[in-house]
């Protein structure tokens, strides 16, 4: 619009988030086609490719009532009927078919007339009079055919001629001209000629609409217009002659590509897209081009000539032929049917008619190709069978599913009956058909699959496989527990269909009219002038072009819609409707605000005078000091110069310094500023001239003159180019010294080219405010530059206020956010340029521009699922800023070198068993490897087993014990002794042997795990709950001052609590008190032990800084009538809290000291070999299990680590004298006492421990010798003789004694520990143990220096900055090379198509000219094919070379992401194996740091 109805998302970028932005999903639709499957019926649709070629049958004939003639039947003649070729007549231009061409008046809508129109219809008028022929046929002839020739000879509704002619044509008129079939049969029509109007139908014109390319910018000679002529039904350069120079074109001409158009179709809420099968309208075409004939009608699918190309006959002389009609075949192809009945309906073509044709059409076959319906069974049935799946093993699913039981019969087989479709007046007439449809009988009998099941997105689970094999729409699975692969069971959906594949629309607001952007994600031309074109102030007037409304006329049917209705059983399909809709266009009437359009006015927009004022504005010309280098000349000596340190380099031929003279160029310190001018670019000593533009006033003037601004035109940093000066400093390139692994660089010394001028190109930059121009509207505060105006001053300055600028903050509103805000990125208008996912690429071809460099225009294949943009948390930075830490720095004592102990590598070996590898492995696991231990090795046994549960069978022996044999045992074989226990007599029980379920493994995997440990780190952190902020991730609390060891603690504060840490409780030392009193003490006591209590703290004093609650005082501002509130400042008291210093008090003083005690987590940290366990593996196959002996684990060229002992006099030896505290101890510690040099023996007394023994503590201290040496140091090693333990000491123990007497003389680079009862040095215990510590844990003795401080190394905390990092710097990532594979451009060129254009020849054809025996012949101009030539345009192909994209582990560097370790970029330029360096100018899309403002 009357009304109704009308819009759905979600995966992917990230550690997360939010945007942007593309990818992909889920809907519907298809003339499909594959794959797996398949009962039945309706209606409907099937050659989309090769407009490739086609056997073979058909597809347009009919009319004896136009005509002659001839067979043939039938007739007695006469005649009649059938049939056929011809003549003639209409038809054959319809009906079928396909879309090849065609970007066109081809179509589609609208409006028109310079026309034509057979068959219909209407209405008038008329048909007289006459002749020549010709086919057929006959004869005779050619030719293979096709087909023809030549004579005779005949009709017509065939053909000619005469008359007649009006409402007919030509003519201004006179006047001229034009027709016919008395024809058919029979009486009644049908024919037939003229002329007028209709229907229909057709030709022409005609505004608008009608794919893409500008890398297609000029196209055109009949081209564009006239006059005259020809032509046509007509109009027209439609076609000729002459004139004329026109005509089309950015509103897209002309070229190219590409395509029948349209009614509708699909798909969308719509606006659109996207498409044009089947049905109806138009065009167009007919094997390929060109012709024209006939005819109303054609330039003619199934007619005609000519040319080509195919096929195809042929007697080689010639001929035939056109399926893009229905079937049918080949061919290509992912892929599209029956050589089917019938003209019963309907239609058509002729016929009076009966009828004939009639692959139009009705029907039937095929094909789930689509739409629709239908079924495949209904109902009861649990012991919840069986099979398969799972399982916690107990159950669960499949499942009432099945089986069983009753019932029905759509469907299906027989049978039987049986339409409508028929309209004709009756009679005949049915392909489809014995079909639809009803009946009966029979029986559940004939009928179920596909696809999925990680999210998206409905559905799970076990086995198999182990980055394999494979799967995927997109995001992703799969490297040994896989809901993602294959399989099984189950589910979940569709369901005679599922699926996938291709293609459209949607989703996609992802090309945005409805409906989008453009600081930073893609996007504002560098910048201004300024044409076309958009767009436009105020006031009246007039017109109605757009606008608006009414009415009517098209908008073909059919589709589509309806709250309609009706036909088939229903639908799907069809049919009716007074409907709607068809959003177009026309005419006709009405309104006139808005836009437009004429013609009139105003001044506010814009311009213009007039006065004035600031500027590094621009062009030239002169002109001035300072630096600065170079000559030259004095003065003066070794050095300068340069760096991170050097060096190259200058200097005794005299530098560098320093002084005077002089030339030279280029640049302009201070002022100077967030400042000024200018369209940008840009512009800076100083004067002069010439000149743009702007502010301010005052409001004189034009009067709309205005914005913007595609094409165009200027001007446009720097680098570069030319040509010619010029050249002080710098300074690409290059030389030459450093750095370095290299250094093609950084960094030093030298330097060309350029930097300067002139003149002339280039025309790009991060040419940025990454913000186009323009005008109007919205809050404010504060600098600052110009100008005015008050106001005040003698006159400034200050003040106030209005203009144009140029800066900071910030209000609403915008923005993803960051941030923007009267200089808009806020709210409106007007125009203009741009953008559409990453790369490829701003490349390649094309054009244009340039001397070149290059610039300016701008793609595609391919290939990726991201790229990106603001923010947020982290982690890290060779940023920062505070803080800690035996971290440095200050001491003190070590290692690292020796020689031993021991652990690790690495080697060797039969095996040196495994495990741990920076910090956080290495005297670790191991708090004890001779055997065992032990897990390796070598040899020999066992095999339900060395242990452990349990069945079944058997036995009461056997085992077992003692002895013999073999053996290294273990193990075998034997003898001998025993000769089970219980009992309800069924049995139980113990034990053996046999079989069987199982056992058993220090095998594997610590990346399947449990517990446990280790490190960050006893570092102050780590979260949470309301609440608030933010669109959110998140943030705030936790930041900030001050303080602490500490996120302790105070204060402030959109935060306010809180938990896990931190502290604090626990334990041990120190001080006091009580209590008890065994065994310590000679008693008594309580030194002593044990237990409990106290005790310190944030407590008292002083004094300092912080910080702040509240009160007073003054000054200002708001409000208020006022009283008085409130705010801001500024001053002053200052309760109170922190936290420093100090001071009393006390044993201990600022946490007293040590321990325990490890927050949230991080390193897939460590450990299947302490344990425990999933999962694999190994075992009746002689083992990876299990015993036994011997062996290894101890091995030694080396390397490391942790240690002990020394290297001496602060020592060693001897003698002597003292002082501990904590532990152990009956398988034990073990006194005196005796023997041994001693290791140790004997010996047994105590002691189950404050009782007794281990047991000496030692260092210290006294005294005496050594006297600086390889020693009276050190003590290895190596001989001898011994002890202990132990079945055993050889491999392989620990002591003693005698003897031997090695390196070592204090440690290179570099490293470790440790801040007080500590470090240093001194002995002493225990654990583990038969024995074996220089180790490990523990315990006292004696007992130190030093810390100015945090610049620096490592760690560690909080804050803050950057990031391109999140597997988190052991990160990320860029380029050359080098391999493979795509794809695209260049390429000597070869080949091929397309379109034009010259010129040659020139076929039928019609027109014209001659000629003619009138039948022809011949020219001419046009013309199709064909030829030649010279391009052009699109493609395909090509050695070679180029760049580009892809591709688990390739080279070479480290460009970049933090100051990325030389801040990065953008423009130019020159170099260089590669990123890339370096020069110039510019940007900030730089970090730090200081300096300025605020």
């Nucleotide at each position: 619009a009357u009304u109704u109805a009308u819009g759905a998302g979600g995966a992917u970028u990230u550690g997360a988030u939010c945007c942007u932005g593309g990818u992909c999903c889920a809907g519907g639709a298809u003339g499909a086609a594959c794959g797996c499957u398949g009962g039945c019926g309706g209606c409907g649709u099937g050659g989309a490719u090769a407009a490739g070629g086609c056997a073979u049958g058909c597809a347009a004939g009919u009319c004896g009532a136009a005509c002659g003639a001839a067979a043939c039947a039938u007739u007695u003649u006469u005649a009649u009927g059938u049939u056929u070729a011809g003549u003639g007549g209409c038809a054959a231009a319809c009906g079928g078919g396909u879309u090849a061409g065609u970007a066109a008046c081809a179509c589609c809508c609208u409006a028109g007339u310079a026309c034509c129109u057979a068959c219909c219809c209407u209405a008038g008028a008329g048909a007289c009079g006459g002749g020549a022929a010709u086919a057929a046929c006959u004869u005779c002839g050619g030719g293979a055919a096709a087909c023809u020739g030549a004579a005779g000879g005949u009709a017509a509704u065939a053909c000619c001629c005469g008359a007649u002619a009006g409402u007919c044509u030509c003519g201004c008129a006179a006047g001229a001209g034009u027709a016919a079939a008395u024809g058919a049969u029979u009486u009644a029509u049908c024919g037939c000629u003229c002329u007028a109007g209709g229907a229909g139908g057709g030709g022409c014109u005609u505004a608008g609409g009608u794919u893409c390319g500008a890398u297609c910018a000029g196209c055109u000679a009949g081209u564009u217009g006239g006059u005259g002529a020809g032509g046509u039904a007509a109009u027209g350069g439609c076609u000729c002659a002459c004139c004329a120079a026109g005509g089309c074109u950015a509103u897209g001409a002309c070229c190219g590509a590409u395509a029948g158009g349209g009614g509708g179709g699909c798909u969308g809420a719509g606006a659109g897209g996207c498409u044009g099968a089947u049905c109806c309208c138009c065009a167009a075409c007919a094997c390929u081009g060109g012709g024209a004939c006939u005819g109303a009608g054609a330039c003619a699918c199934u007619g005609c000539c000519c040319a080509g190309a195919c096929u195809u006959c042929u007697a080689c002389g010639g001929g035939a032929g056109g399926c893009u009609g229905c079937a049918g075949u080949c061919g290509a192809g992912a892929a599209u049917a029956u050589u089917c009945c019938a003209c019963a309906a309907u239609g058509g073509a002729c016929g009076a008619a009966a009828g004939u044709c009639u692959g139009a059409u009705g029907g039937a076959g095929c094909g789930a190709c689509g739409c629709c319906g239908c079924g495949u069974g209904c109902a009861g049935g649990a012991u919840g069978a069986c099979a398969c799946c799972c399982u916690u093993c107990g159950g669960g699913g499949c499942g009432u599913a099945a089986a069983c039981u009753g019932c029905u019969u759509u469907u299906c087989u027989a049978c039987a009956g049986g339409a409508a479709g028929a309209a004709g007046u009756u009679a005949u007439u049915g392909a489809c058909u014995g079909u639809a449809c009803u009946g009966u009988a029979g029986g559940a009998a004939u009928a179920a699959g596909g696809a999925g099941c990680u999210g998206c997105a409905a559905a799970c689970u076990u086995c198999g496989u182990g980055c394999c094999a494979g799967c995927a729409g997109c995001a992703g699975c799969g490297g040994u527990a896989a809901u993602a692969c294959g399989a099984a069971g189950g589910c979940u959906u569709c369901g005679a269909g599922c699926g996938u594949u291709a293609u459209c629309c949607g989703g996609a607001a992802u090309u945005a009219u409805u409906g989008g952007g453009c600081g930073u994600a893609a996007a504002g031309c560098g910048u201004a002038c300024g044409u076309a074109g958009g767009c436009g102030g105020c006031c009246a007037u007039g017109c109605g072009c757009g606008u608006c409304u009414u009415g009517u006329g098209u908008g073909a049917a059919a589709u589509c819609u309806c709250a309609a209705c009706u036909g088939c059983u229903u639908a799907a399909c069809a049919g009716u409707g007074a409907g709607g809709a068809u959003u177009g266009c026309g005419c006709a009437g009405g309104a006139u605000a808005c836009g437009g359009c004429a013609a009139g006015g105003c001044u506010u927009g814009a311009g213009a005078a007039c006065a004035u004022g600031a500027g590094a504005g621009g062009u030239u010309a002169c002109u001035g000091g300072a630096a600065c280098u170079c000559a030259c000349a004095g003065u003066g000596u070794a050095g300068g110069g340069g760096u991170g340190a050097a060096a190259u380099c200058c200097g005794u031929u005299g530098a560098u310094a320093u002084u005077g003279u002089g030339g030279g160029g280029a640049a302009c310190a201070c002022c100077a500023a967030a400042g000024g001018c200018g369209a940008a670019g840009g512009c800076a000593g100083g004067u002069a001239a010439c000149u743009g533009g702007c502010g301010u006033g005052u409001u004189u003037c034009u009067g709309a003159c205005g914005c913007u601004a595609a094409g165009g035109u200027a001007c446009g940093a720097a680098a570069g180019c030319g040509u010619g000066g010029g050249u002080a400093g710098c300074g690409a390139a290059u030389g030459g010294g450093a750095u370095u692994a290299g250094a093609u660089a950084c960094c030093c010394c030298a330097g060309u080219a350029g930097u300067c001028c002139a003149c002339g190109c280039c025309g790009u930059a991060a040419a940025c405010g990454a913000u186009g121009u323009u005008c109007a509207u919205u809050a404010g505060c504060u600098g600052u530059u110009a100008g005015a105006a008050g106001u005040a001053u003698c006159g400034a300055c200050c003040c106030u206020u209005c203009u144009a600028g140029u800066g900071g903050c910030g209000u609403a509103g915008c923005u993803a956010a960051c941030g923007c805000g009267u200089u808009a990125a806020a709210u409106g208008a007007a125009c203009c340029g741009c953008c559409u996912g990453g790369g490829a690429a701003g490349u390649a071809c094309g054009g244009c521009c340039g001397c070149a460099a290059g610039g300016c225009u701008a793609a595609a294949a391919c290939u990726c699922a991201a790229a990106g943009g603001a923010a947020u948390a982290g982690a890290c930075g060779g940023g920062g800023a505070c803080u800690c830490g035996c971290a440095c720095a200050a001491g003190c004592g070590g290692u690292g070198g020796a020689g031993c102990g021991u652990g690790a590598g690495g080697u060797u070996u039969a095996a040196u068993u495994c495990g741990a590898c920076a910090c956080u492995a290495a005297g670790c696991g191991g708090a004890a490897a001779a055997c065992c231990u032990u897990a390796c090795c070598u040899a020999g046994g066992c095999u339900u087993g060395a242990a452990a549960u349990u069945c079944u069978a058997u036995u009461g022996a056997a085992a077992g014990a003692u002895c013999u044999g073999g053996g290294a045992a273990a193990c075998c074989a034997g003898a001998u002794c025993c000769c089970c226990u219980c009992u309800u007599c069924g049995g139980a029980g113990c034990a053996g042997u046999a079989g069987g379920a199982c056992a058993g493994g220090u095998g594997c995997u610590g990346c399947a795990u449990g517990g446990u440990c280790g490190u960050c780190g006893u570092c102050a952190g780590c979260u949470c709950g309301u609440g608030c902020u933010u669109u959110g991730a998140a943030g705030u609390g936790u930041u900030c001052c001050c303080u602490u060891a500490a996120g302790u603690g105070g204060g402030g504060u959109a935060a306010c609590g809180a938990g896990c840490g931190c502290a604090a409780c626990c334990c041990g030392u120190a001080c006091u008190c009580u209590g008890u009193g065994u065994u310590a003490c000679a008693a008594g006591u309580g030194u002593c032990a044990c237990a409990g209590a106290g005790a310190a703290c944030c407590g008292c004093c002083c004094a300092g800084c912080c910080c702040u609650a509240a009160g007073c005082u003054a000054a200002u501002a708001a409000u208020g009538c006022a009283a008085a509130u409130u705010g801001u400042u500024a001053g002053u008291u200052g309760a109170g809290g922190g936290c420093u210093g100090g001071g009393a008090g006390g044993a201990a003083g600022g946490a007293a000291c040590g321990g325990a005690u490890g927050a949230c987590g991080u390193c897939a940290g460590a450990u299947c070999a302490g344990c425990a366990u999933g999962g694999c593996c190994c075992u009746c196959u002689g083992a990876u299990g299990c015993c036994u002996a011997g062996g290894g684990c101890a091995a030694c060229a080396c390397u490391c680590g942790c240690g002990c002992u020394a290297c001496a006099a602060u020592g060693g030896u001897c003698a002597g004298u003292a002082c501990a505290a904590a532990g152990g101890g009956u398988u034990g510690c073990c006194a005196a006492g005796c023997c041994g040099u001693a290791a140790g023996g004997u010996g047994g007394a105590g002691c189950u421990a404050a009782u007794c023994c281990c047991a000496a503590a030692a260092a210290a201290c006294u005294g005496a010798c050594c006297u600086c040496a390889g020693u009276u140091c050190a003590g290895a090693u190596u001989g001898a003789g011994g002890g202990c333990u132990g079945c055993a000491a050889u491999u392989c123990g620990c002591c003693c004694u005698c003897a031997u007497g090695a390196a070592g003389g204090u440690g290179g680079a570099a490293u470790c520990g440790c801040u007080a009862g500590u470090a240093a040095u001194c002995g002493u215990g225990a654990a583990u143990c038969a024995g074996c510590a220089u180790g490990u844990c523990a315990c006292g003795g004696u007992g130190a220096a030093u810390a100015c401080g945090u610049u620096c190394u490592c760690g560690a905390g909080u804050c803050u900055u950057g990031u391109a990092c999140u597997c988190a710097c052991c990160g990320c990532c860029c380029g050359u090379c080098a391999a493979u594979g795509c794809a695209a451009g260049g390429g000597a060129g070869c080949u091929g198509g397309g379109a034009a254009u010259a010129c040659c020849c020139g076929a039928a054809g019609g027109a014209u000219c001659a000629c003619u025996u009138a039948g022809g012949u011949g020219g001419u101009a046009c013309g199709a094919a064909g030829g030649u030539a010279a391009g052009u345009u699109c493609a395909g192909u090509g050695a070679c070379a180029u760049g580009g994209c892809a591709u688990a582990a390739g080279u070479c560097g480290u460009a970049a992401c933090a100051a990325g370790g030389c801040a990065c970029g953008c423009g130019u330029a020159g170099c260089g194996g590669a990123a890339g360096c370096u020069g110039u100018g510019c940007g900030u899309g730089g970090a730090u740091c200081a300096a300025u403002u605020a």
RNAcentral holds the sequence, with entries from ENA and SILVA. A computed fold for a 1494-nucleotide RNA from a Minisyncoccota bacterium, annotated as small-subunit ribosomal RNA. It matches the Rfam family "Bacterial small subunit ribosomal RNA". The coordinates come from a structure-prediction model, not an experiment, and the mean pLDDT is 82.